Record summary: Large-subunit ribosomal RNA, domain I from a Rhodocyclaceae bacterium, 506 nucleotides, folded computationally.
Context: one part of a larger RNA
RNA sequence: UGCACGUGGUGGAUGCCUUGGCGAUCACAGGCGAUGAAAGACGUGCAAGCCUGCGAAAAGCUCCGGGGAGCUGGCAAUGAAGCUUUGAUCCGGAGAUCUCUGAAUGGGGAAACCCACCCGAAAGGGUAACCCUGACUGAAUACAUAGGUCAGUGGUGGCGAACCGGGAGAACUGAAACAUCUAAGUACCCCGAGGAAAAGAAAUCAACCGAGAUUCCCCUAGUAGUGGCGAGCGAAUGGGGAAGAGCCUGUAUGUGAUAACGCGAUUGUUAAUGGAACAGUCUGGAAAGUCUGGCCGUAGCGGGUGAUAGCCCCGUACAUGAAAACAGUUGCGCGGUACUAAGCAUACGAAAAGUAGGGCGGGACACGAGAAAUCCUGUCUGAACAUGGGGGGACCAUCCUCCAAGGCUAAAUACUCGUGAUCGACCGAUAGUGAACCAGUACCGUGAGGGAAAGGCGAAAAGAACCCCGGGAGGGGAGUGAAAUAGAUCCUGAAACCGCGUGCAU
Numbered sequence: 001u002g003c004a005c006g007u008g009g010u011g012g013a014u015g016c017c018u019u020g021g022c023g024a025u026c027a028c029a030g031g032c033g034a035u036g037a038a039a040g041a042c043g044u045g046c047a048a049g050c051c052u053g054c055g056a057a058a059a060g061c062u063c064c065g066g067g068g069a070g071c072u073g074g075c076a077a078u079g080a081a082g083c084u085u086u087g088a089u090c091c092g093g094a095g096a097u098c099u100c101u102g103a104a105u106g107g108g109g110a111a112a113c114c115c116a117c118c119c120g121a122a123a124g125g126g127u128a129a130c131c132c133u134g135a136c137u138g139a140a141u142a143c144a145u146a147g148g149u150c151a152g153u154g155g156u157g158g159c160g161a162a163c164c165g166g167g168a169g170a171a172c173u174g175a176a177a178c179a180u181c182u183a184a185g186u187a188c189c190c191c192g193a194g195g196a197a198a199a200g201a202a203a204u205c206a207a208c209c210g211a212g213a214u215u216c217c218c219c220u221a222g223u224a225g226u227g228g229c230g231a232g233c234g235a236a237u238g239g240g241g242a243a244g245a246g247c248c249u250g251u252a253u254g255u256g257a258u259a260a261c262g263c264g265a266u267u268g269u270u271a272a273u274g275g276a277a278c279a280g281u282c283u284g285g286a287a288a289g290u291c292u293g294g295c296c297g298u299a300g301c302g303g304g305u306g307a308u309a310g311c312c313c314c315g316u317a318c319a320u321g322a323a324a325a326c327a328g329u330u331g332c333g334c335g336g337u338a339c340u341a342a343g344c345a346u347a348c349g350a351a352a353a354g355u356a357g358g359g360c361g362g363g364a365c366a367c368g369a370g371a372a373a374u375c376c377u378g379u380c381u382g383a384a385c386a387u388g389g390g391g392g393g394a395c396c397a398u399c400c401u402c403c404a405a406g407g408c409u410a411a412a413u414a415c416u417c418g419u420g421a422u423c424g425a426c427c428g429a430u431a432g433u434g435a436a437c438c439a440g441u442a443c444c445g446u447g448a449g450g451g452a453a454a455g456g457c458g459a460a461a462a463g464a465a466c467c468c469c470g471g472g473a474g475g476g477g478a479g480u481g482a483a484a485u486a487g488a489u490c491c492u493g494a495a496a497c498c499g500c501g502u503g504c505a506u
Stems, first nucleotide, its partner, number of pairs: 001505009015491001016456002020427002022424007029416002031159002039101003042055003046079002049075003061095006070083003106115003116127004129156003132152006163194001164192004174181001178228001204211002215242005225233002246408003250348006261333010272320003278293003282289001294311002296300001302314003357381008367393001388403005443450002463490001466477004
């Protein structure tokens, strides 16, 4: 030095586990905000820090319910000081307080800071802009108007995951290059709204038969078409389903009594309450395991307990429950006195013009200008008036059908930041969220932005008193424990890599 056997170190694979994720289903909720939001800064505890909670009334205050013995949140013990059957801590409802920043709104500003004015004895309150309403003023210019001033328990503003409508709108890519085309009206940006939005009661289709608003799904159908007839794009009619709902407008007269509000009933939500049934033996550190004999079950879902528990604990089935708040349904009243408005009846009316259409240029329609109807309109034009007008894919006639140029409208449909319940031939710490752990943290970057690693002693800390070596670290005894090669770098503990002992070989 090599090989073999044995025994260690290092390392953290593997197995097992799960507090965290992922994906669904059902129900709820679908907003918050000048009564100051979302998001933060700074404070706040007996004791330094961080998290959580809270706000100078600061891990909290008041009231009303629940509950019933301990409590003063977590990391996180310890000490101190207290509270509590005169009912604390805790859970639910309502209220009070709620610094500073932030739409941030008295002015400013390098967010969490600086500086003001008015009223008021103080405490405190007020002072942004725009729109709306009202009042007072008031030019050129007489009336007026513009403008100005003031007031208002009038509105708006900002935030929020997706869904929705509108405006504006790419390129990579594909066409095996590329320009029409495609990607795609996608991404991104802007505006606006709601719990859904949008659309919507035929100037619609159909085809000589008829249907009867809109929306969504399945077919029709990858059909008819469209297309450098390339790549591609791609209907309608009709049928079957989900859902189903229709309406409004001016004047006059008459009739009539809705919403809102109040009271009550009832259902649900926001705390909860009751809730059946087991003992012994053996093994073991420990029984829920074994064996023996029982019991309950409208409860043998699930979790925990020193191994695998229907009967030990929490629960579960089932039943019950609210002072208060909220939501839904419903009955009665106010209440017809006045105003406004809905409904019904009658009468008289009205029934949409720079519109429809046309020319030019674009866009949308599955349809790329095409034989191109239909819809929208930048520009130029420009009718008719129900004896009328639109459409039926150039256009004309006949025929059929409908009535534009005003408006409203639930459901079926889309989505999930979130709440509750339940589930998974989903993951199990290099997986599953980036994040199981104080993670959008540490760290990187001027910045936009990028972005980790990191889980496991034991049933219970019983976390090793005391002694010895050592400055300590660490170790040896002793002790705990079932186990300490479970000793805190702690379950299991693979491999690479590094030792020690023995044997053999050189």
Record summary:
Rfam family: Bacterial large subunit ribosomal RNA. Gene Ontology terms of the family: ribosome and structural constituent of ribosome. Taxonomically the source falls in Rhodocyclaceae (Bacteria, Pseudomonadati, Pseudomonadota, Betaproteobacteria). Model confidence (mean pLDDT): 84 of 100. RNAcentral holds the full RNA, with entries from ENA.